[in-house]
Context: one part of a larger RNA
RNA sequence: UGUAGGAAACUUGAAGGGAAUAACCCGUAGUACGAGAGGACCCGGGUUAACAGACCUCCGGUGUCCCAGUUGUCCUGCCAAGGGCAUAGCUGGAUAGUCGUGUCUGGAACGGAUAAGCGCUGAAAGCAUCUAAGCGCCAAGCCUCCCCUAAAACUAGGUUUCCCAUACCAUUAUGGUAUCUGAAGGGCCCAGGUAGACUACCUGGUUGAUAGGCUUCGAGUGUAAGACAGGUGACUGUUUGAGCUUAGGAGUACUAAUCGCCCGUGAGG
Numbered sequence: 001u002g003u004a005g006g007a008a009a010c011u012u013g014a015a016g017g018g019a020a021u022a023a024c025c026c027g028u029a030g031u032a033c034g035a036g037a038g039g040a041c042c043c044g045g046g047u048u049a050a051c052a053g054a055c056c057u058c059c060g061g062u063g064u065c066c067c068a069g070u071u072g073u074c075c076u077g078c079c080a081a082g083g084g085c086a087u088a089g090c091u092g093g094a095u096a097g098u099c100g101u102g103u104c105u106g107g108a109a110c111g112g113a114u115a116a117g118c119g120c121u122g123a124a125a126g127c128a129u130c131u132a133a134g135c136g137c138c139a140a141g142c143c144u145c146c147c148c149u150a151a152a153a154c155u156a157g158g159u160u161u162c163c164c165a166u167a168c169c170a171u172u173a174u175g176g177u178a179u180c181u182g183a184a185g186g187g188c189c190c191a192g193g194u195a196g197a198c199u200a201c202c203u204g205g206u207u208g209a210u211a212g213g214c215u216u217c218g219a220g221u222g223u224a225a226g227a228c229a230g231g232u233g234a235c236u237g238u239u240u241g242a243g244c245u246u247a248g249g250a251g252u253a254c255u256a257a258u259c260g261c262c263c264g265u266g267a268g269g
Base pairs, nucleotide, nucleotide: 001152005163006162007161008160009159010158011157015149016148017147018146021049022048023047024046025045026044027043033038051106052105053104054103055102059100060099061098062097066093067092068091069090070089071086072085073084074083075082076081111143112142117137118136119135120134164268165179166178167177168176169175180266185263186262187261188260189205190204191203192202193201210256211255212254213252214251215250216249217248219245220244221243226239227238228237229236230235
């Protein structure tokens, strides 16, 4: 830009893409078969591998500062308590998120047409013959089925809902003029994230829980500082599962989403 008015939402599926795997075990059954040795078809059940997708409940990583311990040195006058630097100084843990080595799921079944193959009926050719006419069965393969994209599928689809003036002139209809109107809806802008390079997408914008703050819960670390008590002292005990706490859940308008502006028309060849 188109899809012959504009808009919102939900969709159909032409077409395209993806996937398609394998092994083992058990039952049937030590049955059929076989002198024995050995040992099934068919059917049913289960497991695993690799691969693929999704997810973070569990397991395990990461988690550059969430907590603690600790070395050297400098600083806050000193003690104590802290801060800086040393790879995040080193070490032990760790929420959210993210990830796999973790968890879950998938390959199927049915159907259609067939290949090789197996048949029915059957002539040419009084017989025979699956084939010449005609009719069946049959594969991990083909077409469907399953998953994804998809109406620019220009044959541009479908459904539902929403929105849009009067007067005069002319006219088959379309139309022209004047005065008004600016809808439904969308955007700008802003708070953000389930999204993200930008854009887009999604949520929210006071008729509000969108982000921050605060409260509370969860979760992490592991018993803060100060005081008191004990010990010559290093230190220990009590207050105390304390203190601190990023990304998590809920609640709460305290702060910030203010106020506004623009586009889009008027019933549709």

The part of an RNA shown here (large-subunit ribosomal RNA, domain VI) has 269 nucleotides and comes from a Candidatus Omnitrophota bacterium.
Rfam family: Bacterial large subunit ribosomal RNA.
Taxonomically the source falls in Candidatus Omnitrophota (Bacteria, Pseudomonadati).
The sequence was found in a public genome assembly.
Model confidence (mean pLDDT): 90 of 100.